[in-house]
RNA sequence: GGGCGUGUAGCUCAUCUGGGAGAGCACCUGAUUUGCAUUCAGGGGGUAGCAGGUUCGAUCCCUGUCACGUCCA
Numbered sequence: 001g002g003g004c005g006u007g008u009a010g011c012u013c014a015u016c017u018g019g020g021a022g023a024g025c026a027c028c029u030g031a032u033u034u035g036c037a038u039u040c041a042g043g044g045g046g047u048a049g050c051a052g053g054u055u056c057g058a059u060c061c062c063u064g065u066c067a068c069g070u071c072c073a
Base pairs, nucleotide, nucleotide: 001072002071003070004069005068006067007066010025011024012023013022019056027043028042029041030040031039049065050064051063052062053061
């Protein structure tokens, strides 16, 4: 330098061909306990790496770019 893959909540990951963004763990509050843990109930948190394009509508399609991984030179 070139090819391919990944990027979504604090972490690990879903989101089946475009149509209201989610789960588990973690975090906060309450109940339970002498206290902690466990358990139960409720709650907060994401401009989907970034920028543009297509579309009535984009996490999803297209282009560029950044980071990481991998392969080739």
The RNA shown here (transfer RNA) has 73 nucleotides and comes from a Bacteriovoracaceae bacterium. The sequence was found in a public genome assembly. Rfam family: tRNA. The family's RNA type in Rfam is transfer RNA. The prediction has a mean pLDDT of 82.